Predicted 3D model of a 476-nucleotide part of an RNA (small-subunit ribosomal RNA, 3' major domain) from an uncultured bacterium. The coordinates come from a structure-prediction model, not an experiment, and the mean pLDDT is 84.
Context: one part of a larger RNA
RNA sequence: UGACGGGGGCCCGCACAAGCGGAGGAGCAUGUGGUUUAAUUCGAUGAUACGCGAGGAACCUUACCUGGGCUCGAACGUAUAGGGAAUUAUGCCGAAAGGUAUAAGCCAGCAAUGGCCGUAUACGAGGUGCUGCAUGGUUGUCGUCAGCUCGUGCCGUGAGGUGUUAGGUUAAGUCCCAUAACGAGCGCAACCCUUAUCGUUAGUUGCCAGCGGAUCAUGCCGGGGACUCUAAUGAAACUGCCGGUGUAAACCGUGAGGAAGGUGGGGAUGACGUCAAAUCAGCACGGCCCUUAUGUCCAGGGCUACACACGUGUUACAAUGGCCAGUACAAUGGGCAGCUACCUGGCGACAGGAUGCUAAUCUCAAAAGCUGGUCUCAGUUCGGAUCGGAGUCUGCAACUCGACUCCGUGAAGUUGGAUUCGCUAGUAAUCGUAUAUCAGCAACGAUACGGUGAAUACGUUCCCGGGCCUUGUACA
Numbered sequence: 001u002g003a004c005g006g007g008g009g010c011c012c013g014c015a016c017a018a019g020c021g022g023a024g025g026a027g028c029a030u031g032u033g034g035u036u037u038a039a040u041u042c043g044a045u046g047a048u049a050c051g052c053g054a055g056g057a058a059c060c061u062u063a064c065c066u067g068g069g070c071u072c073g074a075a076c077g078u079a080u081a082g083g084g085a086a087u088u089a090u091g092c093c094g095a096a097a098g099g100u101a102u103a104a105g106c107c108a109g110c111a112a113u114g115g116c117c118g119u120a121u122a123c124g125a126g127g128u129g130c131u132g133c134a135u136g137g138u139u140g141u142c143g144u145c146a147g148c149u150c151g152u153g154c155c156g157u158g159a160g161g162u163g164u165u166a167g168g169u170u171a172a173g174u175c176c177c178a179u180a181a182c183g184a185g186c187g188c189a190a191c192c193c194u195u196a197u198c199g200u201u202a203g204u205u206g207c208c209a210g211c212g213g214a215u216c217a218u219g220c221c222g223g224g225g226a227c228u229c230u231a232a233u234g235a236a237a238c239u240g241c242c243g244g245u246g247u248a249a250a251c252c253g254u255g256a257g258g259a260a261g262g263u264g265g266g267g268a269u270g271a272c273g274u275c276a277a278a279u280c281a282g283c284a285c286g287g288c289c290c291u292u293a294u295g296u297c298c299a300g301g302g303c304u305a306c307a308c309a310c311g312u313g314u315u316a317c318a319a320u321g322g323c324c325a326g327u328a329c330a331a332u333g334g335g336c337a338g339c340u341a342c343c344u345g346g347c348g349a350c351a352g353g354a355u356g357c358u359a360a361u362c363u364c365a366a367a368a369g370c371u372g373g374u375c376u377c378a379g380u381u382c383g384g385a386u387c388g389g390a391g392u393c394u395g396c397a398a399c400u401c402g403a404c405u406c407c408g409u410g411a412a413g414u415u416g417g418a419u420u421c422g423c424u425a426g427u428a429a430u431c432g433u434a435u436a437u438c439a440g441c442a443a444c445g446a447u448a449c450g451g452u453g454a455a456u457a458c459g460u461u462c463c464c465g466g467g468c469c470u471u472g473u474a475c476a
């Protein structure tokens, strides 16, 4: 100087407390461990692995296994030799890859030669092989915590200290004040995006108040820019004003005005560093290793196994509910190998027609809610696993191993031990919608979007983590 203490002081955080809803019990989905296997490819492992890499494992992917092949090679560059335009067609063996055989064919250029393709030879190749403890780059974490440092000066023999501490204050090393310190940098804040209000400009594909027209009906038409909206630009919030406290910074106020009030809400933004943290399988790269194989092609299998253990989810156990009928209201996104109105067929998944849309124009396209009816507390009209049968769609192909539909079947489960997680407001809870990946889909995942919409916070004694000062130490 740090680190540590079941030392002290001050302070903060959904850390506790106060609340609301979950997990832990059940079924299923998914990941992991283990076991099994010819193979169950590899990586990630307290917090910071485990719906993670994977934002799509039937083949492919694919790295694994079994079997069958190739060896200058599946791809790329160079050189030499020799040949042929390119290429096309066919037979045989074969699961294919591959092997083998036959036939046709002769490019550009005057030419030299060039392009392209086999063959032979030789260099480079190739490797998801090893090392993340050789590395770059990128990332997690402490932590959006308020810290981490430097120059000069001063103090100390020196390691170092001071500044960065004290007194206040703040979300903040934020600011004030004091001060052997005076300044500065990286962080904080602000600048950026979005959202909440208004103005101006603009008015199509959006909108429809007033005017006119048409229709069973609809901004449907003429028209209009008022309104909504769209998207560009500007205004607006600064403790600016008022009162109180205070030296000041600042704090307090159901103060005013205002759409918004004290960082307005949300996002992006992550200091010096820590964990030899993660990644050589995204990519790059040093070294080592393989080179008729650890390279490469193909078929089939596996990554989907299953006594079990754990994590994350989902569906439930019901009446604030289930079922049936009627009826209403979003936002974000996507669409031509696409989204499909509408019509017809089918109980349905869907199929056959047909039309619009390269989209503010057409289309995918809501549910909880509301109204009425029924069930009447039961393992039930709860719950839907599992299994049987019949189908639809995608795709060369759904046996291993897809999703969905219909009929039948109708398991566990009656609110979950110890323990444990999330959340402070348009939040939790609850309800649906969209998208990426994608032929299809194991999506109940992920990422966005809107609808409905709470309870509670006395407080900081305690648990956990963190910040500052101080103290002890036989630790570094």
Base pairs, nucleotide, nucleotide: 001476002475003473004472005471007470008469009468010467011466012465013464015460016459019423020422021421022420023419026315027314028313029312030311031310032309033308034306035305042053043052064301065300066299067298068297069296070295076124077123078122079121080120081119083117084116087104088103089102090101091100092099093098107114108113126290127289129288130287131286135284136283137279138278139277140275142273147186148185149184150183151182152181153162154161155160165178167176168175192267193266194265195264197235198234199233200232201231202230203229207224208223211222212221213220238261241255242253243252244251245250317416321375322374323373324372325371326370327369333364334363335362338357339356342353343352344351345350382413387408388407389406390405391404392403393402429452430451431450432449433448434447435446
The RNAcentral record of the full RNA draws on Greengenes.